[in-house]
Context: one part of a larger RNA
Molecule: small-subunit ribosomal RNA, 3' major domain
Organism: metagenome
RNA sequence: UGACGGGGGCCCGCACAAGCGGUGGAGCAUGUGGUUUAAUUCGACGCAACGCGAAGAACCUUACCUGGGCUCGAACGGCCUCUCAACGGAGUUGGAAACAAUUCUAUCCCGCAAGGGAGUGGGGUCGAGGUGCUGCAUGGCUGUCGUCAGCUCGUGUCGUGAGAUGUUGGGUUAAGUCCCGCAACGAGCGCAACCCUUGUCCUGUGUUGCUAAUCCGCAAGGAUGCACUCUCAGGAGACCGCCAGCGAUAAGUUGGAGGAAGGUGGGGAUGACGUCAAGUCAUCAUGGCCUUUAUGUCCAGGGCUACACACGUGCUACAAUGGGCGGUACAAACCGACGCCAACCCGCGAGGGGGAGCAAAUCGGAAAAAACCGUUCUCAGUUCGGAUUGCAGGCUGCAGCUCGCCUGCAUGAAGCUGGAAUCGCUAGUAAUGGUAUAUCAGAACGAUACCGUGAAUACGUUCCCGGGCCUUGUA
Numbered sequence: 001u002g003a004c005g006g007g008g009g010c011c012c013g014c015a016c017a018a019g020c021g022g023u024g025g026a027g028c029a030u031g032u033g034g035u036u037u038a039a040u041u042c043g044a045c046g047c048a049a050c051g052c053g054a055a056g057a058a059c060c061u062u063a064c065c066u067g068g069g070c071u072c073g074a075a076c077g078g079c080c081u082c083u084c085a086a087c088g089g090a091g092u093u094g095g096a097a098a099c100a101a102u103u104c105u106a107u108c109c110c111g112c113a114a115g116g117g118a119g120u121g122g123g124g125u126c127g128a129g130g131u132g133c134u135g136c137a138u139g140g141c142u143g144u145c146g147u148c149a150g151c152u153c154g155u156g157u158c159g160u161g162a163g164a165u166g167u168u169g170g171g172u173u174a175a176g177u178c179c180c181g182c183a184a185c186g187a188g189c190g191c192a193a194c195c196c197u198u199g200u201c202c203u204g205u206g207u208u209g210c211u212a213a214u215c216c217g218c219a220a221g222g223a224u225g226c227a228c229u230c231u232c233a234g235g236a237g238a239c240c241g242c243c244a245g246c247g248a249u250a251a252g253u254u255g256g257a258g259g260a261a262g263g264u265g266g267g268g269a270u271g272a273c274g275u276c277a278a279g280u281c282a283u284c285a286u287g288g289c290c291u292u293u294a295u296g297u298c299c300a301g302g303g304c305u306a307c308a309c310a311c312g313u314g315c316u317a318c319a320a321u322g323g324g325c326g327g328u329a330c331a332a333a334c335c336g337a338c339g340c341c342a343a344c345c346c347g348c349g350a351g352g353g354g355g356a357g358c359a360a361a362u363c364g365g366a367a368a369a370a371a372c373c374g375u376u377c378u379c380a381g382u383u384c385g386g387a388u389u390g391c392a393g394g395c396u397g398c399a400g401c402u403c404g405c406c407u408g409c410a411u412g413a414a415g416c417u418g419g420a421a422u423c424g425c426u427a428g429u430a431a432u433g434g435u436a437u438a439u440c441a442g443a444a445c446g447a448u449a450c451c452g453u454g455a456a457u458a459c460g461u462u463c464c465c466g467g468g469c470c471u472u473g474u475a
Base pairs, nucleotide, nucleotide: 003474004473005472007471008470009469010468011467012466013465015461016460019425020424021423022422023421026316027315028314029313030312031311032310033309034307035306042053043052064302065301066300067299068298069297070296076127077126078125079124080123081122082121084119088105089104090103091102092101093100094099108117109116110115129291130290132289133288134287138285139284140280141279142278143276145274150189151188152187153186154185155184156165157164158163169180170179171178195268196267197266198265200236201235202234203233204232206230210225214223215222216221239262242256243255244254245253246252318418322377323376324375325374326373327372328371334365335364336363339358340357344353345352346351384415389410390409391408392407393406394405395404431453432452433451434450435449436448437447
C1' cells in the first nucleotide's frame, strides 16, 4: 500500500422484510452423476457446470465400438520418371458396402515429320493428415464480480524511503453526479449524453393500406376520394424550463401548474483498470510434444437413446375461479419458390386428392387462445388426471427393429397441493393464455421473439447475502 475482522460509522441492491406464484412429493420430458457396456465419443463442476457447447444423434452428423478395406493416401502443392488424350460412358464377377479383379467404348492442340505443349493416370520423393496431448506455453473469443462507481496519469508539494496528496472533508446524486472547502492544479479510461426502439403532436407521402358523401351493384366488390387508421421520411417536444417551500444566496430536493410524457419517461445496445493460472488447443488460429501400412482415411452395422439408483432444469396435473359440448368476438410479430399452399372433394382423424393465387401492406401459413353467452357434470380417484399398454392407421425419408413424429379405438397408473429446505418477481411487472421463428427431409414440454388478460405488496434497514466510501486493529 492492500487484504481480512463473529471492529465501528454512512450508503446501496428483490439482499431481508411485506406480498404473489413456484421448486422440493407424483407421472413424463430433458441434462448430469453413478452403474452397465464392445462402445455407451468429448468438453463444462459453488455462485459463474447440469433444456450448457448441441439453432435440433434413425443413415449422414460422429469425433466412440465391432468388422471389412486403402497406404502419395478423402482434399491440395513442388520436383523426377513412365504412360496415354483425359475426364467420361456401358458392363461382368466377388462383396453388407467400401473396395478389389476384369471387359468393351470414345479419343486434345502445334507441327510434313522428328518432337513439343497442356492435361489425366501409375511409380518415387519432399511436403500431407490427426476432433491425438498440453487452455498451467498462447492468440482470439467468452463468463464473473458488475452497468458496481470506480481505476489511473502529468506537473507540483510532503516524506530518508515504500508511498501520500489530488481521489480525503461538508452537502448532494442513480453515478469520482454536481456544488462548496482544501497544497494542490489539471488531465485520461469509466458515469452521463450522442445511437436504436416505444409513448404525443406537426409537415410531407398515398399503393397493395384507409372509408365519409356520391355513383354502379341484391351482396361481395368497383369508380370517385375529404378526413382518419396505418406506412416511412423529416421535424417539434422534457430542460428542474415556470411557481412555491427547504437549502449555504450553491449543488440540489419536496410539492404544484401546464403537459401525451416530469425530474435518467419505459426498454435496449453499450461492460473502465483489473480478479478468478475461470472457460475454450473439439469453431478457428498457433508454439512444443506424440503419431505416419496409423492416433490418418473409406465403408457397413452398432453406440451417443443402456438403467438398481441420486441430483438439476422444465412440462402436465391433483380439479368447480374447474372439466365436457355448442355458439359469438378481439392481436402483434414473423415466414413463404428445393416454398406458403386457398376454394372444393374424400376420410371420425392424422392425412390424401385438387389446383387458384402469391418472390407477397395485394396471395397463403392463419383457427388466435384464454375471454364472453348458453347448457351439462355436483365433490367422487370422479365426465378430475392422463402415464402405461394393445390393436388399427398416417407422414417424412434409400431406410422408422435398435431409435422419429402424429391420428383413431380400447386401456385408464401415480397423483387429493407436497418434509427439511429453496427459487423468481416492484408494473403493463408477476401470474396466466395463445401465436410465430431459427435449426430442420422428419423430429421441442427447449431456446428466441410477439401480442391478449392482468394483480398483490414494500412499515422499514435490526437481521441473512453481495457490494461501495471513510475509519480502526492485525501478521